Predicted 3D model of an 86-nucleotide RNA (c-di-GMP-I riboswitch aptamer) from Salirhabdus euzebyi. The prediction has a mean pLDDT of 84. NCBI's taxonomy places the organism under Bacteria, Bacillota, Bacilli, Caryophanales, Salirhabdus. The model forms 91% of the base pairs in the Rfam consensus.

RNA sequence: AUUUGAAAAAGGCAAAUCUAUUGAAAAAUAGAGACGCAAAGUCACAGACCUAAGGUGGAUAUCACUAUGGUGGCUGGAUUGCUGAA
Numbered sequence: 001a002u003u004u005g006a007a008a009a010a011g012g013c014a015a016a017u018c019u020a021u022u023g024a025a026a027a028a029u030a031g032a033g034a035c036g037c038a039a040a041g042u043c044a045c046a047g048a049c050c051u052a053a054g055g056u057g058g059a060u061a062u063c064a065c066u067a068u069g070g071u072g073g074c075u076g077g078a079u080u081g082c083u084g085a086a
Stems, first nucleotide, its partner, number of pairs: 002086004012037002017032006035073001041079003045076003048071003054066004
């Protein structure tokens, strides 16, 4: 350096839920809490998915479409890192 692995050692992150705050919502942040994760570290480039304030259409009332919003713990990709084996 490459491939491969979580059996070991040292560790790391933190689902659901609850509380508070922000937000139109999806969701995010902080604390508590651990379902799990070998990148469940970072990044919205591509796909996928979620939401629909505003906009458009239609209604007069529901409703439908739409991302400029969001999800990296959806997948791919880029990039960085600890460690075992070969």